[in-house]
RNA sequence: UCACAAAGAGGCGAUGGAGCUCGCCUUUAAGCGCCCGUUAAGAGGGCUAAUAGCUCCUACCAAAAG
Numbered sequence: 001u002c003a004c005a006a007a008g009a010g011g012c013g014a015u016g017g018a019g020c021u022c023g024c025c026u027u028u029a030a031g032c033g034c035c036c037g038u039u040a041a042g043a044g045g046g047c048u049a050a051u052a053g054c055u056c057c058u059a060c061c062a063a064a065a066g
Stems, first nucleotide, its partner, number of pairs: 009026005016057006033047004
């Protein structure tokens, strides 16, 4: 110096917070939704979702009851 392994730590998983679990990434990374539109790209328009999964809280929407 390079490679491998182990341990620890950090970050990420389309809108908030917390816990647990799972997955991914090692900073040139993981990650940054879908549809229409365009040869393609772009401009523009439309749609779903507060989770990667579960639970709880908060925000928003709909319905019903008081």